[in-house]
């Protein structure tokens, strides 16, 4: 600063990340519909579907001032009552004639077109009415409708006769500047324009009003005059229309060729007019990749919606254009039509009918039916605006103005305002305290919008007409007429509406959706993967903010949600504004037509380009300003804009065109050079195989191991000779050549390309390249050869659960050659071609040059090619990086979510296989790339562990014990289930325990708290009963306190009865939990802060080199530190010292049977405090380190032995039956009590133990040495009895004092002598002991008798590395009693470890991954079942279209016209002219035949998709257990397997080459 004001994202792929990429959401809009709800008004708007069919009414008439004719009812008068007259009335109705009906209104079927839009052309045209101007308007004539008569027909409608008028019709005259011909002239198109001359041709109608100046006659009228309307002709105008042209205007190429009036010309016809518009002839053209032709869809524009814009979508209402009017065809009339409410014909449909015939066309306004999710009144009025007719009054007008219906949209208003805390009641919730609805309500005080009532009450009305008056014009005229002015009068559907005033009264007026995230808004109850929700992600399987209800909240509000559609977001088709190494995407490679793009320079032109001007871009709309309705929506006035098109005037830098030049792009010539470049012919050696011969003998061959196979008919091996085919070792190399595919012995011939150097020449000759053409591995195909080896198919042998495979033995196509096809590959650098620019370092190959040198080597520079590393930059990252994936330019190809699918159909190519081009339905919310952290690998490296190995002893076999499974049962209570359940919970089930079963009982309860009443603690006894329980009798009145102490009251504890709150539950959920525990694992790990790196997840630290038992320590290092773990600190054992000596000890002294006692505390021991061991010392190794090895000293040596101690976490591990606890369930029972039973069952299976199988032993006798512990309802000495278990007495001891308590193996002696035994002890019989209320189910022990299996244990499997294993006894907890179990204690006391290849487990680093519920993972295909869409399909039914032929209504044109006819002419005969009729041509419907395209349907069939835990296998992901994949061929239930060639998008190990660093 009039008309510049503007661009937001989110959810969802993953364990997490970045990217790619789709899906979804938030916004706006609508002619909308549906659900719930609904107070008022204004302004708009309302069949989007069936251009389906329509009942009824209305929508186009008008003019008597063009014409003739002309009622009736009613009323009045008269009457001879039959009627007549007047009026109605020159009215109604009808006819002739004029104008209108081509406007207005509706609809969008058709149309992809000059249809529409825009800009032009018409010198190729028309124009009724209207306006301006000129001229004229003369003389005559014959009919006809109506009316009347008659006649046919059911009707609609006709036929005949008579009469009549006109502004109806006809003839003559006249006529221009009109029309036509000819000639001349002029003009930008040379004509169909203008002008001039000349010849020919063509007109008419009157109506109404007035007057008497002139003429005629008597007023008055006629001729006349005059006004007005009309008529004819002509010139121009305005407005309208016709035609033509440039440009623009949908999709499909799976539509590529189309066309015969087709393209052009000449003559003719036709039209208002150009033109193949039509016709005859001539020519053979015309359109098309800048998309013809064909198909599908569609009225177009102004505009509308959206968007920042560019765009995208759309074409309701309003305006402009077009097209259509039941369907198809046709013309007539007219200024204009091939005509919505005109005509004819054909067709379909509906209606009337007397069956002979007729009638009709709402896509006008209302309305009806139908269709549909869905769209209104059979309204009022011509008052306004506009239209038709008329001179006018006026008439007509479903145009229009209004009203009605619909929240369909936009806009506005209201449903009240203030005060009000006892924060009422009530609802919801609660941790029970409260919180919240909530100042909300009530209550008090106000206001009065809307609606209601009453009253008043506009604007829209200005004209026209009429009346009066005045003025001007015309005229002979003061008349008439016309114009102007003034006054008066006349007209309102809406509608008593807008608006105003008064009255009463908070009174009548709030809903809808949502509340997991996106997205504002949270709790309770119900439900329990059910019912349901869902826009996407996703909720729901018993604590759902996601379902349903409620309370509360959020958002909008007379509406709110849902659905549908469009744009946006979506930069997700990218012009603005995207990409193609690995995500989708570079053509397999080249040559090259069209096309696109193109080096330096001179001059010109002005097409592109730029600037100015002019015209146009309708109005409405958008935008701006101002204004009018109370505001707004809405409306008015003016402006701006309309980025476009056309014309015109300039500029000349750039592009273009023309022209002249240049050399740097490109090319040519000369010399030199390298090479597996290509084609053909020939030649060689090694090897395999085969054949012949020799030697020679039993095997050979093959494999993980075997077998098939070959061999005594002589193989394999070996020697010699020969045949034949294929391939060319070494050289050989990220070396060379080629466009790619590809190319490898040697020689010759022919031939393409490349490189270097120096000069000369041409002078932009260039780059790219849609179509096109050519080349194009392997496999495959055809024909003919060839065939040694190899080898799909096939056969056999193995392997295996199977093995259509991997392995083996054979073996055919093929592999080779010639000729011809095929045309595809992971045809890859997954990277199109060309050009320019942008740090370097280094290797290889081929040239050239320079310094120096005799020369070679070396060194330096440079060109070309080919590798590696690396900066900037780029990239999602990985990576690329002068050979770009960097920065730019030119051109081509390609992509747009995954699957379906590179498939179907169609086309093209091919002998075939097949190739190429290439969809859709349907389905999913992902598919994918790179990188990260884990986990995993039948990947790699390093390391550890009784992990293996080396040893010792076991288990698995027997019997028994014990636990578990299973089975059984009324019950066999429950839990624990790989390691990490199974002598586990249970450190001890006869009752109890006990949770289980049967039976008998109780219901405020066995247990807790509160309240009321009574009693009184309590003890003893009897009866019933299995007991619980029930009944009864007796004894006894307690403790504390107060008072009026005879006594009464209160309280505490206890018992009984009652009431209800509640108790109770070993009922469920360990997947709601706490706590505790197991396990990986006493493994060495797990993390953090700061910093740094990375877009990020994350990384670094924690990796690396050493070392350790150890993330233990050292060194190095973008890391520096720290925490939890390790270690240490703690306990115990081992040595010593100090302190202290009773219940312990006794060296020396005394004493005794005895450390018994005195004495002593040195020793042992006890139990407290200390010391000691730290790689401290020495040597060596090692990085001057950490550390390791060896040694010394030492009781002990490198962590001295043992214990306690268990990081972050994993296993939804275990436990609701230890305890605690949420939720649920139960409450005369799932609670409680009692008796009995069960947990102890028994065909069987498993685990853990004990005892054995014997002589390293059993038995008998004698004899020696412990430690840890325990003890009063206890341990029990000692004595007696018993064979014994034990019993009866009874000392001591609450414990270094007494007791348990004799330890046993051992040692000594004896016996047994290898046997089912003098082994072994199960089982059974008998007799007992003890505990206990009670040993039947169901205890332990003793004695006598009995004397089972078992002779060392299959596959498999366990423990242990030193005071350990093995073996021997012993103590304790639990406990009335009951251990072979468990937890401890000591005695005796070994063997072996080379070592880390392998098994198992673990740690670190690295690698691959399609896994992340993490390999117990993921995942592929067939088959079976269900559903869905699609392809093929003998056919069948439609639609549409082509071709050929038939047919031919109406109409038009032509021709004929013997029949017929008023106007004109006539010599009256007729002629001119015309009509009917006939024929011909064109032609719609229709028919026949045959094609194309397209759709529906179909027995059957094919694959595809989706589905709950179906079947078969295991193909892929790790080296996925045969690396995978691509093309191709064969085979197979299936994934797949095999052959040939190719790729790395293959792991691992070794080697080679190259690079980097030193």
């Nucleotide at each position: 600063u009039a008309a510049c004001u503007g661009g937001a994202g989110a959810g969802u792929u993953u364990g997490a990340u970045c990217c790619u990429g789709g899906c979804u959401c938030a916004g706006a809009a609508c002619g909308a519909a549906c659900g719930c709800u609904g107070g008022c008004g204004g302004c708009g708007u309302g069949c989007u579907u069936a251009a389906c069919a329509c009942a009824u009414g209305c929508a186009a008439g008008u003019c008597g001032a063009a014409c003739g004719a002309g009622a009736a009812a009613g009323u009045u008068u008269c009457u001879u009552c039959g009627g007549a007259a007047a009026u109605g009335a020159g009215u109604a109705a009808a006819g002739u004639g004029g104008c209108g009906c081509a406007c207005g209104g509706g609809u969008g079927a058709g149309u992809a077109a000059c249809g529409c839009g825009u800009a032009g052309a018409u010198a190729a045209c028309c124009u009724g009415u209207c306006c301006a101007g000129g001229u004229g308007a003369u003389c005559g004539g014959g009919a006809u409708a109506g009316c009347c008569c008659u006649u046919c027909g059911a009707a609609a409608g006709g036929g005949g006769g008579a009469u009549u008028a006109a502004u109806a019709c006809c003839g003559g005259a006249u006529a221009c500047g009109c029309u036509g011909g000819u000639u001349g002239u002029u003009u930008u198109u040379a004509a169909g324009g203008g002008c001039a001359a000349u010849c020919a041709g063509g007109a008419a109608a009157g109506g109404c009003g007035g007057c008497c100046u002139c003429u005629a006659u008597u007023u008055a009228u006629a001729a006349g005059c005059u006004g007005u309307c009309g008529c004819a002709u002509u010139u121009g105008g305005a407005g309208g229309g016709g035609u033509c042209u440039g440009c623009g205007u949908a999709c499909c190429a799976u539509u590529a060729g189309u066309u015969u009036g087709u393209u052009g010309g000449u003559g003719g016809g036709g039209u208002a007019a150009u033109g193949g518009c039509c016709u005859a002839c001539c020519a053979a053209g015309a359109c098309u990749a800048c998309g013809a032709u064909g198909g599908u869809u569609a009225a177009c524009g102004g505009g509308u919606c959206u968007g920042a814009g560019a765009g995208g979508a759309u074409g309701a209402u309003c305006c402009g254009u077009c097209a259509c009017a039941c369907u198809g065809g046709c013309a007539c009339u007219g200024a204009a039509a091939c005509a919505c409410g005109g005509g004819c014909c054909a067709g379909a449909c509906u209606c009337c009918u007397a069956c002979g015939g007729g009638a009709g066309g709402c896509a006008g306004c209302a309305g009806u039916g139908a269709g549909g999710a869905a769209u209104a009144u059979u309204g009022c009025g011509c008052a306004a605006u506009g239209g038709g007719g008329g001179a006018a009054a006026c008439c007509c007008u479903g145009a229009c103005g209004c009203a009605g219906c619909g929240a369909c949209g936009c806009c506005g208003c209201g449903u009240g305002g203030g005060u009000g805390a006892g924060g009422a009641a009530g609802g919801c919730u609660u941790u029970c305290g409260g919180g919240u609805c909530g100042u909300a309500a009530a209550a008090c005080c106000c206001u009065g919008u809307c609606a209601g009532a009453u009253g008043g009450g506009a604007a829209g009305a200005a004209a026209u007409g009429c009346a009066u008056g005045a003025g001007a014009g015309u005229u002979a005229a003061u008349a008439c007429c016309c114009c102007u002015c003034a006054u008066g009068u006349u007209u309102g559907a809406c509608g008593g509406u807008a608006c105003c005033a008064u009255c009463a009264a908070a009174g009548g007026a709030a809903g809808c959706a949502c509340c997991g995230g996106c997205u504002a808004a949270c709790u309770c109850c119900g439900u329990g993967c059910c019912a349901g929700c869902a826009g996407c992600c996703g909720c729901g399987g018993u604590a759902a903010u996601a379902c349903g209800g409620a309370g509360g909240g959020u958002g909008c509000a007379a509406g709110c949600g849902u659905u549908g559609u469009u744009c946006g977001g979506a930069a997700u088709c990218a012009c603005u504004g995207g990409g193609c190494g690995u995500a989708a995407a570079g053509g397999g490679c080249g040559c090259g037509c069209a096309g696109g793009c193109g080096g330096c320079u001179u001059g010109g032109c002005a097409a592109g380009u730029c600037a100015g001007a002019u015209g146009u871009g309708a109005a409405a709309g958008c935008c701006c300003a101002c204004g009018g309705c109370u505001u707004a929506a809405c409306c008015g006035u003016g402006g701006a804009a309309g980025u476009g098109c056309a014309u015109u005037u300039g500029a000349a830098a750039c592009u273009g065109c023309c022209u002249g030049g240049c050399u740097u792009g490109a090319g040519u010539a000369u010399c030199a050079g390298a090479g597996g470049g290509g084609a053909a012919a020939g030649u060689g050696g090694a090897a395999u195989u085969c054949c012949c011969g020799g030697u020679g003998u039993a095997g050979a061959g093959g494999u993980g191991a075997a077998a098939u196979u070959c061999g005594u008919a002589g193989a394999u091996a070996u020697c010699g000779g020969g045949a034949g085919g294929a391939a060319u070792a070494c050289c050989g190399g990220u070396g060379g050549c080629g466009a790619a595919g590809g190319c490898g012995a040697c020689u010759u011939u022919c031939u393409g390309g490349c490189u270097g150097a120096a000069u000369a020449c041409u002078g932009a000759c260039g780059c790219u390249g849609a179509g096109g053409c050519g080349c194009g591995a392997a496999a495959g195909c055809g024909u003919g050869g060839g065939g040694a080896g190899c080898a799909a198919a096939c056969a056999g042998g193995a392997u295996u659960a199977g093995a259509u495979a991997c392995c083996c033995u054979g073996g055919u196509a093929g592999u080779c050659c010639a000729c011809g096809c095929c045309g595809u590959a992971a045809a890859c650098g997954a990277u199109g071609u060309c050009a320019a620019c942008u740090a370097g370092a280094u290797g290889c190959a081929g040239g050239g040059g320079g310094u120096g040198u005799u020369g070679a080597u070396c060194c330096c520079c440079u060109c070309u090619g080919u590798g590696u590393c690396g900066c900037a930059g780029c990239u999602a990252a990985c990576g690329c990086a002068u050979u770009a994936a960097g920065u730019u330019g030119a051109c081509c190809g390609c992509c747009u979510g995954g699957g379906g699918a590179g498939u179907a159909c169609g086309g093209u190519c091919g002998c075939a296989a097949g190739a190429u081009u290439a969809a859709a339905a349907c389905u999913c919310a992902a598919a994918g790339g790179a990188a990260u952290u884990g986990a995993c690998g039948g990947g790699g490296g390093c390391c550890c562990g009784c992990a293996c190995a080396a040893g010792c002893g076991g288990u698995g076999g027997a019997g028994u014990a014990u636990g578990u499974g299973g089975u059984u049962u009324a019950a066999u209570u429950c839990g624990a289930u790989g390691c990490a359940a199974c002598g586990c919970g249970a450190a001890g089930a006869a009752c109890c325990u006990u949770a289980c079963c049967u039976g008998g009982u109780c219901u405020u309860g066995a247990c807790a708290u509160c309240c009321c009443g009574a009693a009184g603690a309590c003890c003893u006894c009897c009866c019933g009963g299995a007991a619980a329980c029930a009944g009864g009798a007796g004894g006894g009145u307690g403790c504390u306190c107060u008072c009026u102490u005879u006594g009464a009251g209160a309280g505490a504890a206890u018992u009984c009865g009652g009431u209800g709150a509640c108790a109770g539950g070993u009922g469920c959920u360990g997947c709601a939990u706490g706590g505790c525990u197991g396990u990986c694992g006493u493994c060495a790990g797990c993390u953090c802060g700061u910093g740094u790196c990375g877009u990020g997840a994350g990384a670094u630290g924690u990796u690396g080199g050493g070392u350790u038992a150890a993330g233990u320590c050292c060194c190095g290092c973008a890391a520096c530190g720290a925490g939890c773990g390790c270690a240490a600190c703690c306990c115990u054992c081992g040595c010593c010292a100090u302190u202290a000596g009773u219940u312990g000890c006794c060296a020396g002294c005394a004493u005794u049977a005895a450390g018994u006692u005195g004495g002593g505390c040195a020793c042992u021991c006890u139990a407290a405090u200390g010391g000691g061991a730290c790689u401290g010392c020495c040597g060596g190794u090692g990085u001057c380190a950490a550390a390791c090895c060896g040694g010394a000293g030492g009781a002990a040596g490198g962590c001295g032995g043992g214990g306690a101690u268990g990081a972050c976490g994993u296993c939804a591990a275990g436990u609701c039956c230890u305890c605690a606890u949420g939720g649920c369930c139960u409450u005369u029972a799932u609670g409680a009590c009692c008796a009995g039973g069960g947990c102890u069952a028994c065909a069987c299976a498993c685990g853990u133990a004990c005892u054995a199988c014997a002589a390293u032993g059993g038995c008998c006798g004698g004899u020696a040495c412990a430690a840890c512990g325990g003890g009063c309802a206890g341990c029990c000495a000692c004595u007696u009895c018993g064979c014994g278990a034990g019993a009866a007495g009874g000392c001591g001891c609450a414990a270094a004092u007494c007791c348990c308590u004799g330890a046993a193996a051992g040692c000594c002696g004896g016996u047994c002598u290898c046997a089912g035994u003098c082994c072994g002890g199960a089982u059974u019989g008998g007799a007992g002991u003890c505990u206990g209320c009670a040993a039947c189910u169901c205890g332990a022990c003793u004695c006598c008798a009995u004397g089972a299996a078992g002779u060392u244990g299959g596959a498999a499997u366990c423990g242990c590395u030193a005071g350990u294993a093995a073996u021997c006894g012993u103590g304790g907890a639990u406990c009335a009693g009951c251990a072979u179990g468990c937890c401890g204690c000591g005695g005796u006391g070994a063997a072996u470890a080379c070592g880390u290849u392998c098994c198992c487990g673990g740690g670190c680093c690295u690698u691959g991954u399609a896994c992340a519920c993490a390999c117990c993972g993921c995942c592929c295909g067939u088959c079976a079942c269900a559903c869905c869409a699609c392809g093929g399909g003998a056919g069948u039914c439609g639609g549409u279209u082509g071709u050929a032929c038939c047919a031919g209504a109406a109409g038009c044109g032509g021709u004929u016209g013997a029949g017929c006819c008023a106007a004109c002419c006539u010599u009256c005969g007729g002629g001119a002219g015309g009509c009917a009729g006939g024929c011909c041509g064109c032609c719609a419907a229709g028919g026949u035949a045959u094609g194309g395209c397209u759709g529906g349907u179909a027995a059957c069939u094919g694959g595809g998709g989706u589905g709950a835990a179906g079947u078969c296998g295991u193909a892929a992901c790790a080296a996925g257990g045969u690396a995978g994949c691509c093309c191709u061929a064969g085979g197979g239930g299936a994934a797949c397997c095999u052959g040939g060639g190719g790729c790395u998008g293959g792991a691992u190990c070794a080697c080679c080459u190259c690079c980097u660093u030193u």
Molecule: small-subunit ribosomal RNA
Organism: Candidatus Electrothrix marina